Predicted 3D model of an 81-nucleotide RNA (c-di-GMP-I-GGC riboswitch aptamer) from a Candidatus Bipolaricaulota bacterium.

RNA sequence: CCUGAAAAGGGCGAACCCAUCGUAAGGUGGGGGCGCAAAGCCGCGGGUCCUAAAGAGUACGGGAUGGCCGGGCUGCCAGGG
Numbered sequence: 001c002c003u004g005a006a007a008a009g010g011g012c013g014a015a016c017c018c019a020u021c022g023u024a025a026g027g028u029g030g031g032g033g034c035g036c037a038a039a040g041c042c043g044c045g046g047g048u049c050c051u052a053a054a055g056a057g058u059a060c061g062g063g064a065u066g067g068c069c070g071g072g073c074u075g076c077c078a079g080g081g
Stems, first nucleotide, its partner, number of pairs: 001080004011036002016031006034067001040073003044070003047065005
């Protein structure tokens, strides 16, 4: 550097429930495990979602999603170079 998760030690933690923060998407903590070889970190690009003005529509702007895709950084073990 590449490949892989068979082995070993492990790790993370979907949906859902409770509490809590937020207008919301969604976040945090606990329970719980669908799955994940980066499901570790980063909103840089795309996608998707939320968000204002009576209502509806609209989303310049702002926000969310890293377990949607791409990308950047870092990493245990094994095999190969």
The coordinates come from a structure-prediction model, not an experiment, and the mean pLDDT is 83. Taxonomically the source falls in Candidatus Bipolaricaulota (Bacteria, Bacteria candidate phyla).